Record summary
Predicted 3D model of a 72-nucleotide RNA (transfer RNA) from Elusimicrobia bacterium HGW-Elusimicrobia-1. It matches the Rfam family "tRNA". Rfam classes the family as a transfer RNA. Its family is annotated with triplet codon-amino acid adaptor activity in the Gene Ontology. Taxonomically the source falls in Elusimicrobiota (Bacteria, Pseudomonadati). Model confidence (mean pLDDT): 82 of 100.
RNA sequence: GGUGGCGUACCCAAGUAGUAAGGGAGCGGUCUGCAAAACCGCCAUUCGCCGGUGCAAAUCCGGCCGCCACCU
Numbered sequence: 001g002g003u004g005g006c007g008u009a010c011c012c013a014a015g016u017a018g019u020a021a022g023g024g025a026g027c028g029g030u031c032u033g034c035a036a037a038a039c040c041g042c043c044a045u046u047c048g049c050c051g052g053u054g055c056a057a058a059u060c061c062g063g064c065c066g067c068c069a070c071c072u
Stems, first nucleotide, its partner, number of pairs: 001071007010024003018055001026042005048064005
C1' cells in the first nucleotide's frame, strides 16, 4: 500500500429502515438485628466521526478514524 471483517451503556451483547432488547456492574428501595441472597425501580435526545439518500437511518451509500485478519 491492497482486500475483508468489526466499532451499540462502565463491561458483554441483540437489533440490519419505523425511532435502541437482555445480562453483568453501578445507584435507589423492599426485606433483615446487620449483612448476603431474593425481589422492585433507575441507568445510550443520539449506536466511532463527518457528509449523502430517503417522509423516516444504529441499519443503506461515500469519506475519514480506530481495532483484527489476510495479501503484497